[in-house]
RNA sequence: GAUAAAGGCAAACUUAGUGAAAACUAAGGACGCAAAGCUAUGGGUCUUCCAGUGAUAAGCUGAUGACUGCCAAGCUGCCGAA
Numbered sequence: 001g002a003u004a005a006a007g008g009c010a011a012a013c014u015u016a017g018u019g020a021a022a023a024c025u026a027a028g029g030a031c032g033c034a035a036a037g038c039u040a041u042g043g044g045u046c047u048u049c050c051a052g053u054g055a056u057a058a059g060c061u062g063a064u065g066a067c068u069g070c071c072a073a074g075c076u077g078c079c080g081a082a
Base pairs, nucleotide, nucleotide: 001079008033009032013028014027015026016025017024018023031069037075038074039073041072042071043070044067045066046065050062051061052060053059
């Protein structure tokens, strides 16, 4: 950071599996992405097996669970005209 070239990733959804859930993994599939590569470090968001509260209920509260395709930060990296 070009209406360049090469190559890359893959949302929703479907199928199978894992998980309490959020969600993740694999295959299919492409909405998009110039870091949509990596790290939960700060903020944010989601979930609540469990814990607390409650009455043993409902509800509420809480990550130690999850999300980097929410925003920052750190680390790394392909191509490249004017």
A computed fold for an 82-nucleotide RNA from uncultured Desulfosporosinus sp., annotated as c-di-GMP-I riboswitch aptamer. The prediction has a mean pLDDT of 87. RNAcentral holds the sequence, with entries from MGnify. Taxonomically the source falls in Desulfosporosinus (Bacteria, Bacillati, Bacillota, Clostridia).